[in-house]
The RNA shown here (transfer RNA) has 77 nucleotides and comes from an Armatimonadota bacterium.
Its Rfam family is "tRNA". By type it is a transfer RNA.
It was read from a public genome assembly.
RNA sequence: GGCCCGGUCGUCUAGAGGCCUAGGAUGCCUCCCUUUCAAGGAGGAGACCACGGGUUCGAAUCCCGUCCGGGCUACCA
Numbered sequence: 001g002g003c004c005c006g007g008u009c010g011u012c013u014a015g016a017g018g019c020c021u022a023g024g025a026u027g028c029c030u031c032c033c034u035u036u037c038a039a040g041g042a043g044g045a046g047a048c049c050a051c052g053g054g055u056u057c058g059a060a061u062c063c064c065g066u067c068c069g070g071g072c073u074a075c076c077a
Base pairs, nucleotide, nucleotide: 001073002072003071004070005069006068007067010026011025012024013023018057028044029043030042031041032040050066051065052064053063054062
């Protein structure tokens, strides 16, 4: 250099064009329960879906470019 895979709440992840003003787990906050803590119960905050552009009535999802991470491979020597 070429090819392939990936980037979504703090963390791990679901998602395959409309059911997503994005769901779950864990962590965090509040309340209940408890003599206290843990466990348990109820509720809440938390993601401009890496960035920019395009296609489409409609994009986390499809296409192009850039950045970052991983893998394979080639060149140099």